Context: one part of a larger RNA
Molecule: small-subunit ribosomal RNA, central domain
Organism: uncultured Stichotrichia
Order: sequence, then structure tokens, then C1' cells
RNA sequence: CUGGGCGUAAAGCGCGUGUAGGCUGACAUGCAAGUCGGAUGUGAAAUCCCAGGGCUCAACCUUGGAACUGCAUUCGAAACUGCACGUCUUGAGUACUGGAGAGGGAAGCGGAAUUCCGGGUGUAGAGGUGAAAUUCGUAGAUAUCCGGAGGAACACCAGUGGCGAAGGCGGCUCACUGGCUCGAUACUGACGCUGAGGUGCGAAAGCGUGGGGAGCAAACAGGAUUAGAUACCCUGGUAGUCCACGCCGUAAACGAUGAAUGUUAGCCGUCGGGCAGUUUACUGUUCGGUGGCGCAGCUAACGCAUUAAACAUUCCGCCUGGGGAGUACGGUCGCAAGAUUAAAACUC
Repeated sequence: CUGGGCGUAAAGCGCGUGUAGGCUGACAUGCAAGUCGGAUGUGAAAUCCCAGGGCUCAACCUUGGAACUGCAUUCGAAACUGCACGUCUUGAGUACUGGAGAGGGAAGCGGAAUUCCGGGUGUAGAGGUGAAAUUCGUAGAUAUCCGGAGGAACACCAGUGGCGAAGGCGGCUCACUGGCUCGAUACUGACGCUGAGGUGCGAAAGCGUGGGGAGCAAACAGGAUUAGAUACCCUGGUAGUCCACGCCGUAAACGAUGAAUGUUAGCCGUCGGGCAGUUUACUGUUCGGUGGCGCAGCUAACGCAUUAAACAUUCCGCCUGGGGAGUACGGUCGCAAGAUUAAAACUC
């Protein structure tokens, strides 16, 4: 390489969008590039193979045949692929009537709580722990009542509930805006799937500039614990956490399971919509999600099982013993941190 694989053994890009490419529904007609058949020419000799012959045999030499699976020309075939043209509606989409939703960016508003400040009451403790101490407090703390300031987060509702491609999204209101889905018709007529590169989004932490800073809290300081304690516990506390703009581009970015299409027993929940029936609260049915169990089948087992890890097809990504190493060097990107691409010697 081939082959075999990728939930947990090595292996699915974090997720979209989309270029090239690959693949691509039904019917009819034509063409004949691929494809199939015939013929002709060529396919040097040697070699290989078969049947003989010659060295005493063999290796070796040699005669004949076959073969040289190829190429070209030509004559045909038209099922499949392709191409051309025409038609179709099931795939895909558009229009229409409804529906659900923490989908997104923006503005405004609200209450509870923590902290701080001012005032009142009030007096000796408070706080904290396994126990303590550091700490706060007679300059009046803790507690309690009233008022004010400010920042951040939104209890209950809340649900293997919902929405989103993923990251993720949760107080309330208004406007803007993306997607999804049910239904019934009409329209377009294969317009589709995947997607190397490219491009966009992408938790947290981190970085730049300017704001903000209540609580929490890396670092740091102190108190404890301990043989020690650069920790776990306690008292403090700065970056940060928040906002705007710009970077970074990584995560156990997980369902450790790429996307799409079709097919293959059921049962029980739950969310959204439709239809039918009625006893108006249910039942049946259907489409789309989200869960539990389970047959066939699959799996090394665990388990998966119409939301497949089953049966098939298409396209992409990735793996190929452990360590060295996701490292070095080089390239690209970045302000930096670093990210990405990615070896070898050596060793077992």
C1' cells in the first nucleotide's frame, strides 16, 4: 500500500455556511464517450508456459506452438453510467392560515438579598471553628428600626420541560429579528446530499484601551492545623468576575457516537400542532420533538436497539504498538500568553 477500523481498546474536525470535487428521483426519445460483442492490423527477439529435440543427466542450448490479458482501425448492441432534448411530482423549495419557545442583539423597568453611608433604640460583646486565634467593638460594634447609595445576580414557577448548528440561553415590558412546526390547497419542477481548501460563530481563563467595582475571589498577608503545611479550615484581600470596543480560538467544546437518505416488532411517559369521537374530561389516531424499557439484528463485553452502535447507499474527517511527543525545527496566525500544522534520533 492493501485491508480492517473510529461509544468505552488508536481513531468523528467544537459547530455552521459554502467553493472545487464526489454522489444524485420517475418516464420517454435520441447519441454512442464509458461499457459489451465480432473482425482486421499490430503487440520485435529473448524471457515465462506447453509439446518435442541436443550435450551420458541436469543446469544450459534449441525447434514448434501457445501466450503477450495491450493498443489502433472498423462493423455492430443500447441494459447500465454519461451527454442532448422533452415530460413528471414523490425529493427540495415558494406562497397561505394557525402554533409553541430561557433562539438572537438593543432599550427601559422591578422586587428580594449582601455590602457601605446617615439617623434612632440599645450595651458588651460580636464573629469564627472540630477547638481556637488572627479580626471587629466602649471613638458604641453585634442586634433592631427608618432613610439613602451602589453593583451584581434573578428565589418560587422549574420539569431526563422548551429553544438554538454548536458554544449556549432563565425577573418583567415594548419594538426589531433568525429558525422550527401543524394544517390545507396552489405554484416551481430535481432546483438535491456531502463538502478538501475558504469563511463565519465559538464556554471559561487570559490580553489591549476606557469605564465600573456590591458580593465572591487566583496571587498575597495573617491566624490555626501539622513532624513540616508554600495546602485543606479561619480572618482579610488585589487582579479578575461586570460594561463598551478589539484580540485570543482553546475545553471531559461529551451522546467521549460526523452529515444525509431509505428500510427494519412493540410498550410506557412527556412537549407542540392537527383530525375524529364523546360523558368536557378523556379516549383513539396522525405529524414533529424529547425520555424510559424492550424484539429482531449488532457488539470483545458493557451495552445499542425507528433519536441505532441494526440493514444498506453517498460524501467528508480521522486511526495504524508504547515512550520520546502533540514535543523539536520550519511555516502560518497572535500584542503576548500561546494556538495550529508536525517529525526524527534513541528506547521498550